[in-house]
Context: one part of a larger RNA
RNA sequence: UCGCGGCUAAGGAACUAGGCAAAAUGGCCUCGUAACUUCGGGAGAAGAGGCGCCUCUAAGAGAUUGGAGGCCGCAGUGAAGAGGCCCAGGCGACUGUUUAGCAAAAACACAGGACUCUGCGAAUUCGAAAGAAGAAGUAUAGGGUCUGACACCUGCCCGGUGCUGGAAGGUUAAGAGAGGGGGUUAGCGCAAGCGAAGCUCUUAAUUGAAGCCCCAGUAAACGGCGGCCGUAACUAUAACGGUCCUAAGGUAGCGAAAUUCCUUGUCGGGUAAGUUCCGACCUGCACGAAUGGUGUAACGAUCUGGGCACUGUCUCAGCCGCGAGCUCG
Numbered sequence: 001u002c003g004c005g006g007c008u009a010a011g012g013a014a015c016u017a018g019g020c021a022a023a024a025u026g027g028c029c030u031c032g033u034a035a036c037u038u039c040g041g042g043a044g045a046a047g048a049g050g051c052g053c054c055u056c057u058a059a060g061a062g063a064u065u066g067g068a069g070g071c072c073g074c075a076g077u078g079a080a081g082a083g084g085c086c087c088a089g090g091c092g093a094c095u096g097u098u099u100a101g102c103a104a105a106a107a108c109a110c111a112g113g114a115c116u117c118u119g120c121g122a123a124u125u126c127g128a129a130a131g132a133a134g135a136a137g138u139a140u141a142g143g144g145u146c147u148g149a150c151a152c153c154u155g156c157c158c159g160g161u162g163c164u165g166g167a168a169g170g171u172u173a174a175g176a177g178a179g180g181g182g183g184u185u186a187g188c189g190c191a192a193g194c195g196a197a198g199c200u201c202u203u204a205a206u207u208g209a210a211g212c213c214c215c216a217g218u219a220a221a222c223g224g225c226g227g228c229c230g231u232a233a234c235u236a237u238a239a240c241g242g243u244c245c246u247a248a249g250g251u252a253g254c255g256a257a258a259u260u261c262c263u264u265g266u267c268g269g270g271u272a273a274g275u276u277c278c279g280a281c282c283u284g285c286a287c288g289a290a291u292g293g294u295g296u297a298a299c300g301a302u303c304u305g306g307g308c309a310c311u312g313u314c315u316c317a318g319c320c321g322c323g324a325g326c327u328c329g
Stems, first nucleotide, its partner, number of pairs: 001324008010315002014313001019310001027051005036041001038149001052071008072076001084308007091300002096108002112147007124133003150295004155225003160222002162218005169213003175207002179203006187194002226244005253287001254284001265281005
């Protein structure tokens, strides 16, 4: 000096990113117990008192329990083992699951909700196939996707993309193929050349499905949900009006938020003093309704702020024990 263990005057979080670590609480009995609540809970809430031994007595089969009186110690659950608690907020309903070896969470799952596909040789999945899973199931079933208890709700837009339906018209493949053009040559011709049939090369009218175009529907499908100007008898503001654009211009609710740049916004609370926190306001850079919105009792080795208790975390350090370090073997 380091590690582990123990104690400490006065103060008691002044430490620190943060009470990290430590301390404190702790068993049993009795009393007592708030807001809130899904009436189950919250709750061991919180908080308060008791606990040894001896004698007498009552009940009991006994263990033991009740009553009265007394005794001792610093200390009676006499050693050990044995919840710290409260208030407020965010997130996730909950119990669960996860990064084997830096993350346990607000992530995943979940019951519940919704959409969609599937009529059975089902859809879907694996497999060139046979076959198998689905399922020895049959729409109260099975597959896919999203949301995520519960309560109250879930607004507008189908122009784009997707999906579903439609089939009149347009476009459109292979295939079929009218007609045309070329090659070849029986024949004709003095020659130049013409040239039937067949074969062949080529061109191609016409015919020709789905798809696409087109017409509808559909947002708990992918997604989207405006701008400028003016106006009220102080001022300010604008219920109101005008105008441009759009498929439609963000409804309820929430809001400086896990979202707010400006920003430590402003006001209030808490502190002597608060970039955090809580309650409001709304000027939402850039919330918003199953990529769910807003609440919510209970729950959480979750995150944030505050308080009580408690302490060597600190003011500020000291001492003790054990082990290591160091020297020698």
This is a predicted structure of a 329-nucleotide part of an RNA (large-subunit ribosomal RNA, domain IV) from a Saprospiraceae bacterium. The full RNA is in RNAcentral, with records from ENA. It matches the Rfam family "Bacterial large subunit ribosomal RNA". Lineage of the source: Bacteria > Pseudomonadati > Saprospiria > Saprospirales > Saprospiraceae.